[in-house]
The RNA shown here (FMN riboswitch aptamer (RFN element)) has 155 nucleotides and comes from Lysinibacter cavernae. The sequence is in RNAcentral, with records from Rfam. Its Rfam family is "FMN riboswitch aptamer (RFN element)". On this family, see Vitreschak et al., Nucleic Acids Res 2002: "Regulation of riboflavin biosynthesis and transport genes in bacteria by transcriptional and translational attenuation".
RNA sequence: UAAUGCUCCGGGGUCGGUGAGAAUCCGAACCGGCGGUGAUAGUCCGCGACCCGAGUCAGAUGAAACACUCAGACCCGGUUGAGCUGGUGAAAUUCCAGCACCGACGGUGAUGCGUCCACACAGGUGGACGUUAGUCCGGAUGAGAGGAAGCAUUG
Numbered sequence: 001u002a003a004u005g006c007u008c009c010g011g012g013g014u015c016g017g018u019g020a021g022a023a024u025c026c027g028a029a030c031c032g033g034c035g036g037u038g039a040u041a042g043u044c045c046g047c048g049a050c051c052c053g054a055g056u057c058a059g060a061u062g063a064a065a066c067a068c069u070c071a072g073a074c075c076c077g078g079u080u081g082a083g084c085u086g087g088u089g090a091a092a093u094u095c096c097a098g099c100a101c102c103g104a105c106g107g108u109g110a111u112g113c114g115u116c117c118a119c120a121c122a123g124g125u126g127g128a129c130g131u132u133a134g135u136c137c138g139g140a141u142g143a144g145a146g147g148a149a150g151c152a153u154u155g
Base pairs, nucleotide, nucleotide: 001155002154003153004152005151006150007149008147009146014028015027016026017025029135030134031103032102033047034046035045036044042101043100051078052077053076055074056073057072059070060069083099084098085097086096087095105138106137107136112131113130114129115128116127117126118125119124
């Protein structure tokens, strides 16, 4: 110094208002995994996780899995949100200024919205159904792209 293995590390984010009841409504605020990129990225390129599918292996339950069940590992593929302008500079959709935008799946509820029904009919009142959370709950004390350091082996 390189490779391999092991140890370790490896996701963040709320207050107020209304109200019988809301961290989901209204208002304001807050948060941003990993690698890359001539210059620092939630919004450029790629990756991971979540989700979907094929194949292989193997488990649980069961009388039976060649039961159209549940869940796991490996591997391949698919899907997967959002930014512009100006300035500086050799170089920046990454810095500075300004104004924006995005945030999976399941659950949870209306005080909002929509539809229908009943009563009343000037207005409204009640019920049913549907819908709606980046920050709440959950899968997750999980997984992982990767990573500073340490140890071991080999060259």